[in-house]
Order: sequence, then C1' cells, then structure tokens
RNA sequence: GCGGCUGUAGCUCAAUGGAUAGAGCAGGGGACUCCUAAGCCCAAGGUUGGAGGUUCGAUUCCUCUCAGCCGCGCCA
Repeated sequence: GCGGCUGUAGCUCAAUGGAUAGAGCAGGGGACUCCUAAGCCCAAGGUUGGAGGUUCGAUUCCUCUCAGCCGCGCCA
C1' cells in the first nucleotide's frame, strides 16, 4: 500500500429496512431471612465509533473517516 472482519448499555452479545433498539451479567431498590448468600420481583442505564447520503422510514443499504484484529504485498 491492497483486501477482509469487528465496533450497539459498565461488560458479553442479539436485532440485517418497519414503527417505543432487547437479553444475560454487573451495579441500584424491594420482598424473603434471626443475618447473609442463592433464587424471586421492580426500576434505571443507549448521541447503535464519528460525519454525510439513499429512503416515507437506517443498528441494517451506500460513501468518507477513526479504532482494533486478521491476511496479502512492497522495502533501495
């Protein structure tokens, strides 16, 4: 330099055009218990890496860009 994959909640991951983006774990509250843990109930937590575009509608499609990983190539 070229190509590919990944980026979504504090962490690990779903959702691949359709309306209010979900789950588990962690953290918070409650109930239970003599107390604690486990299990149970509840709520909260997101500029979907960033910018632009297409579309009635974008996490999803297109372009650029940033970060990480992998492969290939070049190196007088």